This is a predicted structure of a 591-nucleotide part of an RNA (large-subunit ribosomal RNA, domain I) from a Myxococcales bacterium.
The prediction has a mean pLDDT of 82.
NCBI's taxonomy places the organism under Bacteria, Pseudomonadati, Myxococcota, Myxococcia, Myxococcales.
Context: one part of a larger RNA
RNA sequence: GGCACACGGUGGAUGCCUAGGCACCAGGAGGCGAUGAAGGACGUAGGUAGCUGCGAAAAGCUUCGGGGAGUUGCUACACAAGCGUAGAUCCGAAGAUUUCCGAAUGGGGAAACCCGCGCCGGUGAAUGCCGGCCACCACGCGCUGAAUCCAUAGGCGUGUUGGAGCCAACCCGGGGAACUGAAACAUCUCAGUACCUGGAGGAAAAGAAAACAACAGUGAUUCCCCAAGUAGUGGCGAGCGAACGGGGAAGAGCCUAAACCCGUGUUGUGUAAGGCUGCGACCGUUGCAGCACGGGGGUCGUGGGACCGUCUGGUCGUCUUUGCAGAGGCGGCACGGAGUUACAAAGCUUCGAUGUGAGGAGAAGCGGAUGGAAAGCCGCGCCAUAGCGGGUGAAAGCCCCGUAUCCGAAGCUCGAGGCCUCCGAGACGGCACCCGAGUACCGCGGGACACGAGAAACCCUGUGGGAAUCUGGGAGGACCACCUUCCAAGGCUAAAUACUACCUGGUGACCGAUAGUGGACAAGUACCGCGAGGGAAAGGUGAAAAGCACCCCUAGCAGGGGAGUGAAAUAGACCCUGAAACCGUGUGUCU
Numbered sequence: 001g002g003c004a005c006a007c008g009g010u011g012g013a014u015g016c017c018u019a020g021g022c023a024c025c026a027g028g029a030g031g032c033g034a035u036g037a038a039g040g041a042c043g044u045a046g047g048u049a050g051c052u053g054c055g056a057a058a059a060g061c062u063u064c065g066g067g068g069a070g071u072u073g074c075u076a077c078a079c080a081a082g083c084g085u086a087g088a089u090c091c092g093a094a095g096a097u098u099u100c101c102g103a104a105u106g107g108g109g110a111a112a113c114c115c116g117c118g119c120c121g122g123u124g125a126a127u128g129c130c131g132g133c134c135a136c137c138a139c140g141c142g143c144u145g146a147a148u149c150c151a152u153a154g155g156c157g158u159g160u161u162g163g164a165g166c167c168a169a170c171c172c173g174g175g176g177a178a179c180u181g182a183a184a185c186a187u188c189u190c191a192g193u194a195c196c197u198g199g200a201g202g203a204a205a206a207g208a209a210a211a212c213a214a215c216a217g218u219g220a221u222u223c224c225c226c227a228a229g230u231a232g233u234g235g236c237g238a239g240c241g242a243a244c245g246g247g248g249a250a251g252a253g254c255c256u257a258a259a260c261c262c263g264u265g266u267u268g269u270g271u272a273a274g275g276c277u278g279c280g281a282c283c284g285u286u287g288c289a290g291c292a293c294g295g296g297g298g299u300c301g302u303g304g305g306a307c308c309g310u311c312u313g314g315u316c317g318u319c320u321u322u323g324c325a326g327a328g329g330c331g332g333c334a335c336g337g338a339g340u341u342a343c344a345a346a347g348c349u350u351c352g353a354u355g356u357g358a359g360g361a362g363a364a365g366c367g368g369a370u371g372g373a374a375a376g377c378c379g380c381g382c383c384a385u386a387g388c389g390g391g392u393g394a395a396a397g398c399c400c401c402g403u404a405u406c407c408g409a410a411g412c413u414c415g416a417g418g419c420c421u422c423c424g425a426g427a428c429g430g431c432a433c434c435c436g437a438g439u440a441c442c443g444c445g446g447g448a449c450a451c452g453a454g455a456a457a458c459c460c461u462g463u464g465g466g467a468a469u470c471u472g473g474g475a476g477g478a479c480c481a482c483c484u485u486c487c488a489a490g491g492c493u494a495a496a497u498a499c500u501a502c503c504u505g506g507u508g509a510c511c512g513a514u515a516g517u518g519g520a521c522a523a524g525u526a527c528c529g530c531g532a533g534g535g536a537a538a539g540g541u542g543a544a545a546a547g548c549a550c551c552c553c554u555a556g557c558a559g560g561g562g563a564g565u566g567a568a569a570u571a572g573a574c575c576c577u578g579a580a581a582c583c584g585u586g587u588g589u590c591u
Base pairs, nucleotide, nucleotide: 001590002589003588004587005586006585007584008583009582015576016540017539020511021510022508023507024506025505026504027503028502029500030499031166032165039101040100041099042055043054044053046079049075050074051073061095062094063093064092065091066090070083071082072081106115107114108113116134118133119132120131121130122129123128136163137162138161139159140158141157142156143155144154170201171199172198173197174196175195181188185235211218212217222249223248224247225246226245232240233239253492254491255490256436260296261295262294263293264292265291266290267289268288269287273286274283275282276326277325278324279323280322281321301470303435304434305433307430308429309428310427311426312425314333315332316331317330318329319328320327335424336423337422338421339420347419348418349417350416351415352414353413355412356411359407360406361405365380366379367378368377381398382397383387389401390400391399441465442464443463444462445461446460447459451477472487473486474485475484476483527534528533547575550562551561552560553559
């Protein structure tokens, strides 16, 4: 020195464990913010580094409710000083306080700082201190007011008007790639995706046929299954990819513009043409026409409505310059219908809930042997609308927490009712007044439709041209005829659908510390970077600290040896198990 065996060291694999993750389901909630948010800075405890809580009223204050013996949060098991059956700590709800920064908003600024002889109030010797106010934009109202007479723009004031910023995904709009695929690449694809941006809601969007269909019919929208990888489209390549129709989920329909009538304002005309009709009186700043605003009316495609005429239709009041007569309008009551998500809209009140929101009650087991410890084993019992689960010194229905079941306040949410509120003619005939205009439609250029200009309809529109009002107009995939179908150029609308940052409960042929979140632990921390940004490692004594009194070596260390605790100390804190590489000691053997 090699090899073998034994015993160690080092190391932290493996096994077991779980405080943390991951995915999904159900329900809730779906927003917060100038009444100052989200997120922070700095403070705050008797002593206080971090975390948590809180805010100069600072691990807290008040009230109501729950609860019932302890308690002054965690790392952190020690102390001091307190509090508590006169009900503390703790839990739920409501309120008070809530520094400074931050949309940040008196002005400034290198966030958490600086400066206001700016206004008001208090205090004061003070230009000090304390409290309140003082940003911008939009809108409403008022005052003022140019060029330019009226006016308008502008200015000023005021408002218990609104906005601003944050937020995971989902939604709608405005913009909008490339890598890639086509085995290269340009049309094409990726993809209207990623990304940027505006806006909103608990959902959003869409939505009540100028729709489909095909000679039969359907009857708003949305979502799912099929139709169907079909018909198509396509350097007919790669690819892209419907609809009709059928089956389901859900289910809801409405309001306007216009014609016409009335009122108000204004402009023009204008001395009488007018004022519901007749007669008399009276007025005439009436009337007529245009425009604007408001009220009534009206809303449809077997076309509808307006206007005129005829017919049918409770009661009371009131008005139409005036008296009488007539006619008409309006309102109340009765009757009928409807209503708070659209179709109009607000408030008061009563009741209920298997809801939520602290909680409360809640059955039944002993003995023996083993063992450190019994819940495992043996024996004999009991409960069960409860034998889900967790804990307890090993494996417990009956030891503890719970579980089934039952009960439960304020507040919140949801629901129902009442008061209340709103609405209420129809038929026939005539007439030809209305039925959404720079629109439909057409040319050119684009886009979007599964559809790439194609035979290319339908839809949107940058540009140029430019209709009609029912004897009208659109569509049925060029176009024309016939036929069928539907009424554009205004608007609203629940549900079925999408999503989950957040709260509650549950589930797992999900992970188990190199896994599962980056993060089981002082983690978006340490650390790196000027910055945007990047971004770790790191879990386990024991049933219980019983965490080794005391003695010895040593330096008043470290470390170790005894002693003691413990079932175990080769469980001693570098602490469960403790593999391998690697390093030793001893013995044997070989050279």